[in-house]
Context: one part of a larger RNA
RNA sequence: UAGUAGCAGCGAUACCUGAGUGAGAAACUCAGGGGGCGAAUAGGGCACGGUUUCCUCAGCGAUGUUGUUCAGCUGAGGGUUAGGCGGUCCUAAGUUUGCUCCUAACUGGAAGCAAACGAAAGGGAAGCCGGUUAAUAUUCCGGCCCUACUGAGGUAGGUUCUCAGUAAUGAAAGCUCUCUUCCUGACACCUCGGGAUAGGUCUAGCCGCUCUGCGGUCUAAGGAGGAUAAACCGCUGGAGACUCGUCAUGAGGAGAAGGCGGUUAAACUCUUAUGGGGUAACUAGGCUGAUUCCUGGGGUCCAUGAAAAGGGAAGGGAGAACGAUCCUCAGUAACCGUACCUAGAACCAGUACAGGUGCCCUGGCUGAGAAGGCCAAGCCCU
Repeated sequence: UAGUAGCAGCGAUACCUGAGUGAGAAACUCAGGGGGCGAAUAGGGCACGGUUUCCUCAGCGAUGUUGUUCAGCUGAGGGUUAGGCGGUCCUAAGUUUGCUCCUAACUGGAAGCAAACGAAAGGGAAGCCGGUUAAUAUUCCGGCCCUACUGAGGUAGGUUCUCAGUAAUGAAAGCUCUCUUCCUGACACCUCGGGAUAGGUCUAGCCGCUCUGCGGUCUAAGGAGGAUAAACCGCUGGAGACUCGUCAUGAGGAGAAGGCGGUUAAACUCUUAUGGGGUAACUAGGCUGAUUCCUGGGGUCCAUGAAAAGGGAAGGGAGAACGAUCCUCAGUAACCGUACCUAGAACCAGUACAGGUGCCCUGGCUGAGAAGGCCAAGCCCU
């Protein structure tokens, strides 16, 4: 420069009143009223990144576009608890190192071989509900449950042969090592069906309340049970004057229709629960209904849609006479992450910056709709 620019301009134009605290209040706290978002950059849950910003107490010199008794600020103290959540294991594109090779040579180069690395959104052993703290919780506590490994005891079984059934198939499968084969893990896009569940909504009963009405009527993992659909399979059957069948495509003497049976999903039911939650009731039925779960059909491709670890089955060979993968009991399960923000103030943008930043959840009315509008829950009105 200058008490100048700015502290107004955004489809997020937002506040007002009273009380409290205090030396001091437009901005802090509380109450009432008003306003905003509401398939959402304004709610809820997580990544990346940040790295204590979390909670409590005490403060206001600075930081905060003014003020501040407030704070993501200052000072002090406190806070992150895991066999089951994730890492840890596996491999992917690819990367690194070593050896060999190329080169006169290398800290250079590339193929091969070997070893290792490489995903906190791919694969993967196993946990749910409730309670609790000022601050953590699938981690602590309560209840119920599960996995892997080790050990002990027992049982089934075993040292020549399983049983039922026409069959599909079912029951039952001794241990150790090894080999082979197969299945699983394990998969594109588009489209059309079926079965469920979450959720929503309506009616009645019951319970509560501020009572012409409003709100509620809840409950997991795990265990057990017996299904059925689609699809496939077996037995039977034996078809043209074709018949059967789908939303659609279709199917049939290489066996259709019809009949009988087998394998088989998510669900469902019972239990868990004499528990939890709730002041209490803690029921029934109808409609709707997912983008969630399960299960099928069809179409497209000059594009054919991972791998490995891990798990399972069958068969062959060898071995010991013992001995389970079943039952019971005991033990072990280390290490790392776990606070908080996740954004119109905690990340990247020099700033409490109208910018940028991946994923999941999503109630009502209207509606084809996650559009638009209005609202709920919840959150904001620096």